[in-house]
RNA sequence: AAGUGGAACGGGCAAAGGGCGCUUAGGCGUCUGACGCAAAGCUAGGGGUCUUUCUCUAAUAAGUAACUGACUGGUAUUUGCCGGAUAGUUAUAAAGAUGAAGAUAGCCAGGCUGCUACC
Numbered sequence: 001a002a003g004u005g006g007a008a009c010g011g012g013c014a015a016a017g018g019g020c021g022c023u024u025a026g027g028c029g030u031c032u033g034a035c036g037c038a039a040a041g042c043u044a045g046g047g048g049u050c051u052u053u054c055u056c057u058a059a060u061a062a063g064u065a066a067c068u069g070a071c072u073g074g075u076a077u078u079u080g081c082c083g084g085a086u087a088g089u090u091a092u093a094a095a096g097a098u099g100a101a102g103a104u105a106g107c108c109a110g111g112c113u114g115c116u117a118c119c
Base pairs, nucleotide, nucleotide: 003119005116006115012037013036017032018031019030020029021028022027035106041112042111043110046108047107048104049103050102051101052100054099055097056096057095063092064091065090066089067088068087069086071084072083073082074081075080
């Protein structure tokens, strides 16, 4: 140095939860805390998953609901009762996307790099 192993020495990282800060959110940073990790070191180029301020479906509210006005049908002795269509006012935006952007390396595979007993 290569190959194949290993985490034994010395050590390393740090899930959930909690505090503070950033973020529309997913999430991230830091302190705490250890569920775990042999690359839980780096890389968001591939697949997956998650999120959404934004864009689109799609909209100065179509639809729906309530109220008000005039019109009208049926019924009834009447007050009324049951409808129809219409104008106005008020309230109400869920969901989805092969869009875009972001996140995740502790989802997977790929790429790059490190420590090391023995051989």
Molecule: c-di-GMP-I riboswitch aptamer
Organism: Chromatiales bacterium